[in-house]
RNA sequence: CGGUGGGCUAGUCAGGGCAGCUAGGCGUCGCUUGUAACCCGAAAUCGCCGAUACGCGGGUGACGAAGCAAAGGCCAGGUAUUGCUGACUUUAUGACAAGUUCGAAAUCUUAACGUUGAAACCUUGUCCCGUUGGGAAUGCGGUGAUUGCCGAGACAAAAGGAGUUUUGGUUCGGUUUUCUUAAUCGUGGGUACCGGUUCAGGCCCGGAAGGGAGCAGACUUACCGCGGACAACAGUCGCUUACGGGGUUGCGGGGCGGAGGAGAGGUUUCGGAGACUGCGUACGGAAGGCGUAACGAACCGAUGCGUGCUCACCA
Repeated sequence: CGGUGGGCUAGUCAGGGCAGCUAGGCGUCGCUUGUAACCCGAAAUCGCCGAUACGCGGGUGACGAAGCAAAGGCCAGGUAUUGCUGACUUUAUGACAAGUUCGAAAUCUUAACGUUGAAACCUUGUCCCGUUGGGAAUGCGGUGAUUGCCGAGACAAAAGGAGUUUUGGUUCGGUUUUCUUAAUCGUGGGUACCGGUUCAGGCCCGGAAGGGAGCAGACUUACCGCGGACAACAGUCGCUUACGGGGUUGCGGGGCGGAGGAGAGGUUUCGGAGACUGCGUACGGAAGGCGUAACGAACCGAUGCGUGCUCACCA
C1' cells in the first nucleotide's frame, strides 16, 4: 500500500412537481407524477418563515463513507393563450314537403257482437217551450143565523125604617138546542185596578134575622204563542194525466228488414297544414383536439464535492 471480515464518526435516505393562497417562500386543501420506502400533534380571520425564505413541534426505522449537488437531453402533467380547429348547440331566417300531421277514396288483415235477428230505413221516450187536471211543499185565514136559560149596564113604575124587594121593556155578553160554513180541535203563558164567577180576613146597613159592596187568592175570559185538521186564494215545483210545437250527438222502447258487422290496424292514391325533425344561411356559445409560451414529476446524465478513523487475519 492492497484485499477479506468487524467496530466507529461525519453524514445520507424515508419523495417530488403544478395550481391556488400570499407583496414573497413553504405547509395544511386540490390536481399530477413516482417509489422497496415511515409515524404522531396543531394549522385559512390560519401555522412556520425572510431571497441563507424548499415548513413548525416530537418520535421511529434503514444505510453509513455511504453518497450528495447538478449543466444538458428526453418527457407525463397541470397552467396561460385576442393563434388554428372544433363534435354539439341557442336564436333568427330561407326553401322544400322526406319524416310528421289532417281529410277523402280504394284495398287488405283482424274483430266485439249477430237467425234468442246484423246493417239500412221508419217511429217514439228521455231533453226544451206553451197549455191543462191532479198531487206535493210554502204563505195566508178563522163564517152567519136560531131557540131556551143565565148574567150585566143604564132607564121607568111600585113597596119598605135601612140593607133591600117586585114588575116592565131595552142594549150587551156567556152558555145550550137546531142549522149553516172551510172558518175547527188540542195545548202553554196570562191583565196590579179600570172584564167575569167565587170571594177568607177586614169594611158598610141592621135590635136581631139577614143583606150589601169588595181587596188578596183560585178559576175563567180578553190578549199573546205553539201544534193538528181544513176550504178558498196567492205564487212555486225536480212527481204525474192529457194536448200542441220543437229538438235528438248519448242511452232506451217499438215496427220493418233478413245477413252481416261497430271498431282497430297496415298499404296505396289524391288534396291540405307548415308547428316539430331533416336541409341551407347568418350572428353567437362551446366540451375536446392541435400549436405556442413559461414551468416541470419520472428517467438518462457531462461535471463538481465527499470517499475519513480504527481492530483482526492474509499476501